Predicted 3D model of a 95-nucleotide RNA (Glycine riboswitch aptamer). It was read from a public genome assembly, where an Rfam model found it. The model forms 80% of the base pairs in the Rfam consensus.
RNA sequence: ACUGGAAUCUCUGGAGAGUCUCAUAAAUGAGCGCCGAAGGUGUACGGCUGUGAGAAAGCAGCUAAUCUCUCAGGCAAAAGGACAGAGCUUAAUAA
Numbered sequence: 001a002c003u004g005g006a007a008u009c010u011c012u013g014g015a016g017a018g019u020c021u022c023a024u025a026a027a028u029g030a031g032c033g034c035c036g037a038a039g040g041u042g043u044a045c046g047g048c049u050g051u052g053a054g055a056a057a058g059c060a061g062c063u064a065a066u067c068u069c070u071c072a073g074g075c076a077a078a079a080g081g082a083c084a085g086a087g088c089u090u091a092a093u094a095a
Base pairs, nucleotide, nucleotide: 009087010086011085012084013083018032020031021030022029023028033075034074035073039071040069042067046063047062048061049060050059051058
């Protein structure tokens, strides 16, 4: 110099896995089997910081996810749903 414009909210789209068994139709409880895209846990050979006289090695701390765990949640429909598109208002003019 250029680019870019948060969150909440509204509308639209939105996957996976047993309409399993028993009590009892549902909620709920118990049992067995499963899913990962509310939320949450963990994770670095990368990055940043510190230490190391300096540099390097090493060591320590921090840091990510659609990966991982399956705590929570879910396994007909409904509801929910990461994420994506469009939009109102507002803040910042930054990151």